[in-house]
Model confidence (mean pLDDT): 86 of 100. c-di-GMP-I riboswitch aptamer from an Anaerolineales bacterium, 90 nucleotides, folded computationally. The model forms 100% of the base pairs in the Rfam consensus. It was read from a public genome assembly, where an Rfam model found it.
RNA sequence: GAUACGAAAAGGCAAACCCGUCGAAAGGCGGGGACGCAAAGCUAAAGGGUCUAACGCCGUAAAAACGGUCAUGACAGCCAAGCCGCCGAG
Numbered sequence: 001g002a003u004a005c006g007a008a009a010a011g012g013c014a015a016a017c018c019c020g021u022c023g024a025a026a027g028g029c030g031g032g033g034a035c036g037c038a039a040a041g042c043u044a045a046a047g048g049g050u051c052u053a054a055c056g057c058c059g060u061a062a063a064a065a066c067g068g069u070c071a072u073g074a075c076a077g078c079c080a081a082g083c084c085g086c087c088g089a090g
């Protein structure tokens, strides 16, 4: 110095929930708030998985409504993978 690993120290992020906002929704963004996290940093057709179902299509139907199906929408704090990264006891 590097890799593995994760004691200590300095810090970091921010679940649920509440408010506002965008969105059809899932969910995102901002503020508050901390369940937790050694990557809870980044990467989403192009490894899986999960969530939503607008548009479209099909059915019923006078129409509307309703039901079914479907991701090109979403989740990186679901798993896996890749890239970058603070500190240094054993």
Stems, first nucleotide, its partner, number of pairs: 005088002012037002017032006035077001041083003047079002049075003056069004